[in-house]
């Protein structure tokens, strides 16, 4: 460096639920919460599942699955 991933160590994100915004919705932002996560950092490129409409298409979800770029730490 690459592979892995500990009863290792610094840290770190934060579900459902409530408040309070925004959006036709899915759902998103900002606070409390913490069920969990070695990438639960990023990214809509494939596939999925949801949403608004149905002629057609637009949109959401990355903590659904794969792919991709980045990136702490070093026991076996």
């Nucleotide at each position: 460096a690459u592979c892995c991933g500990a009863c290792a160590a610094u840290g770190g994100c934060a579900a459902a639920c409530c408040c309070a915004g925004g959006g036709u919705g899915a759902c998103c932002u900002g606070g409390g919460g913490a069920c969990g996560c070695a990438a639960a950092g990023c990214c809509a490129c494939g596939g999925g599942u949801c949403u608004u409409g149905a002629u057609a298409a637009a949109g959401a979800c990355a903590g659904c699955c794969g792919g991709g770029c980045c990136g702490c730490c070093g026991a076996a």
The prediction has a mean pLDDT of 90. c-di-GMP-I riboswitch aptamer from Desulforudis sp., 76 nucleotides, folded computationally. The source organism's lineage runs through Bacteria, Bacillati, Thermoanaerobacterales, Desulforudaceae and Desulforudis. Of the family's consensus pairs, 100% are formed in the model.